Description:
This is a predicted structure of a 124-nucleotide RNA (Glycine riboswitch aptamer) from Candidatus Acetocimmeria pyornia.

[in-house]
């Protein structure tokens, strides 16, 4: 004095899958008729429940292996120590799988890649 991988924060790009369906309710435009009309074609917008569907926010299951106990065989006098079990708990990964949550036009969100930023660190 430089300074990595990895890692926290933040930017910045990209980034898929499945009713922009129907139903009931409620506001807003207000065509057309009409003596007037919350009558209402059409449009949008919120809400609600119920069907179907996705998986790439989170979340839950989970191998292989690991601990522990137990049970039991070997070795040996005991311990120690290897081994074995359709045993019991725990710990154990996901782009797997569930579908709690979340989503089904844009937008928003999005695992996840790749860029930058910054701080620390290994070595120097």
């Nucleotide at each position: 004095u430089g300074g990595a991988c990895g890692c926290a924060u933040c930017c910045c790009u990209g980034g898929a899958g499945a009713g922009c369906g129907a139903c009931c309710c409620c506001c807003u435009u207000g065509a057309a008729g009409u003596c007037g009309a919350g009558u209402g074609u059409a449009a949008g917008g919120g809400g609600g429940a119920a069907c179907a569907c996705c998986g790439a926010a989170g979340g839950g299951g989970u191998a292989a292996c690991u601990u522990g106990c137990g049970c039991u065989c070997c070795c040996u006098u005991c311990c120690c120590g290897g081994g074995g079990c359709u045993g019991c708990a725990g710990g154990g990964a996901a782009u797997c799988u569930c579908u709690c949550a979340g989503g089904u036009a844009a937008a928003a969100g999005g695992a996840c890649a790749g860029g930058g930023u910054g701080g620390u660190u290994a070595c120097u």
The sequence was found by an Rfam model in a public genome assembly. Taxonomically the source falls in Candidatus Acetocimmeria (Bacteria, Bacillati, Clostridia, Eubacteriales). The prediction has a mean pLDDT of 76.